[in-house]
């Protein structure tokens, strides 16, 4: 100096003019007007997890169903995060870094395409050994043994060497590996260069099951819910007038007018609503996630939905011209837009800065 990886932070600045939502102050002819304060994000997004809060249901236990799944820790909680464990892959090259996977197949049931003799109570195509028969012989056929060699496959029943055998084989032995038990270290997953036992059982698949084990799990979402309530319709009480039944009158019944009261509740209004497991900063504890303590500020609450637009200058980048440390002209500056509130995850993102690491080039 150029490029890359990871992590963190930011994600245009200033000024003028015209506007918008909310709040405060003042004026008002109640229509508004003037002044002031404040006004989107790191993801406000996807709505994928987890909660707060609210209402409904229930107030015990079991089964079923759904979810989670190495260990310990963090947290209000989580399928999130931190630190570790084991195995695999890659880079470096001997001890580190990066990525991925994760309960149990040694309880049961089931599956393992094609190929192959055989895909799991092992088995036998070629080959090897042996025996019987045929044949002059090469060789062929039947029975038995073996599982070392070849071959198939993603995967074939420990590996190497020696002994052994008719030929072979953990059949036996040595070493390596494996399993189990104990000890030791670690909170634990687990480790073990410790001790002992065992010829070796137990191939893989739980992202196979209406499998097992452990733990967890009511439903609906602020359009939750709560308060007030014009109008329309309704109910109750009182008063007045009229009508019906009756020969007439009273009582009663029905309809209606007026007055008062009442419950539910539509439009609408208010509330929930933004002071919060929150933010900024300092210190301490801890490997870390995180926790504790001190100090500080108050920081959008709209409802068809405000948070904007224009112009000028500057900043960064690109293109062109030129008289080239410069000047002039043109263009670009992302993803995106709060709606009850938090904690996470995932996805999108022009460009800039910082830290660590890696690679290339140049100079000393």
């Nucleotide at each position: 100096u150029g490029g890359g990886a990871u992590g963190a932070u930011c994600g245009g600045g200033c000024a003028a003019u015209c506007g918008c939502c909310u709040c405060c102050c003042g004026a008002u002819a109640c229509g508004u007007c003037g002044g002031g304060a404040a006004g989107a994000g790191g993801a406000a997004a996807g709505u994928c997890c987890g909660a707060a809060c609210a209402c409904c249901a229930g107030c015990g236990a079991g089964c079923a169903c759904c979810g989670u799944a190495c260990u310990u820790c963090c947290u209000a909680a989580c399928a999130g995060g931190a630190a570790g464990a084991u195995c695999c892959c890659g880079a470096a090259c001997u001890u580190u870094c990066g990525g991925g996977a994760u309960a149990g197949c040694a309880a049961g049931u089931g599956c393992c395409a094609c190929a192959g003799a055989a895909a799991a109570c092992a088995a036998a195509c070629u080959a090897c050994c042996u025996u019987c028969g045929a044949g002059c012989a090469a060789u062929c056929g039947g029975g038995g043994g073996c599982a070392a060699a070849g071959g198939u496959g993603a995967a074939a029943a420990g590996g190497u060497g020696a002994g052994g055998u008719a030929a072979g084989a953990g059949c036996u032995c040595a070493c390596c590996g494996c399993u189990c038990c104990g000890g030791u270290g670690g909170u634990a997953a687990c480790a073990u260069u410790c001790g002992g036992a065992g010829g070796c059982a137990g191939g893989g698949c739980a992202a196979a099951c209406u499998c097992u084990u452990a733990c967890g799990g009511g439903g609906u979402g602020c359009a939750a819910g709560c308060u007030c309530a014009u109008g329309c319709a309704g109910g109750c009480u009182g008063u007045g007038c009229g009508u019906c039944g009756c020969u007439c009158g009273u009582c009663g019944c029905c309809a209606u007018a007026c007055a008062g009261c009442c419950g539910g509740g539509u439009a609408g209004a208010g509330u929930g609503c933004u002071c919060g497991a929150g933010c900024c900063u300092c210190a301490a504890a801890g490997u870390g996630a995180u926790u504790u303590g001190g100090g500080g500020a108050c920081c959008a609450g709209a409802u068809a939905a405000a948070u904007g637009a224009u112009u000028g200058c500057c900043a960064u980048c690109c293109c062109g011209a030129u008289a080239c440390a410069g000047u002039c002209g043109g263009g670009a500056u992302a993803c995106a837009g709060a709606a009850u509130u938090c904690g996470g995850c995932u996805u999108a993102c022009a460009g800039a800065u910082c830290a660590u690491c890696c690679c290339g080039c140049g100079a000393a």
Record summary
This is a predicted structure of a 364-nucleotide RNA (Bacterial RNase P class A) from uncultured Fodinibius sp. Its Rfam family is "Bacterial RNase P class A". It is annotated as a ribozyme. Its mean pLDDT, the model's own confidence on a scale to 100, is 77.